[in-house]
RNA sequence: CGAGUUGGUGGCUAGGGUUCCGGCGUCCCCAGAUCGGGGGGGCGCGCUGGUCCGAGAGCUGCCACCGCGCCGGGAGACAUCCGGCACGGGUGCACGGCGGGACAAAAGCCCGGGAGAC
Numbered sequence: 001c002g003a004g005u006u007g008g009u010g011g012c013u014a015g016g017g018u019u020c021c022g023g024c025g026u027c028c029c030c031a032g033a034u035c036g037g038g039g040g041g042g043c044g045c046g047c048u049g050g051u052c053c054g055a056g057a058g059c060u061g062c063c064a065c066c067g068c069g070c071c072g073g074g075a076g077a078c079a080u081c082c083g084g085c086a087c088g089g090g091u092g093c094a095c096g097g098c099g100g101g102a103c104a105a106a107a108g109c110c111c112g113g114g115a116g117a118c
Base pairs, nucleotide, nucleotide: 007063008062009061010060011059012058015053016052020050021049022047023045024044025043026042027041028040029039030038064091065089066088067087069085070084071083072082073081093113095116099111100110101109
């Protein structure tokens, strides 16, 4: 200096907004016994929440991979190849904008382990 690998996926959470539900405010309509209570609709407000989105650098499960040991197969002791079982390994390290994108919308989602920094 160059190349390859450092994995995939499900569940959950941090977080996120507002399509639907709910809540609150307001206006209209219906019913109504004197009032209240009740039902429906329009508009507005992210408002603890439900639905929903959701992590490279969060958690967890499974798969894959790696290490080690054992078992079986091929003529074949070893090597090599294929299959299986058990144990172990998060499988190195990881600071990070602005801006843009999708879905209803936003975000630790995607651009992106990017730009940049060390």
Description:
Guanidine-I riboswitch aptamer from Xanthobacter tagetidis, 118 nucleotides, folded computationally. Model confidence (mean pLDDT): 78 of 100. Taxonomically the source falls in Xanthobacter (Bacteria, Pseudomonadota, Hyphomicrobiales, Xanthobacteraceae).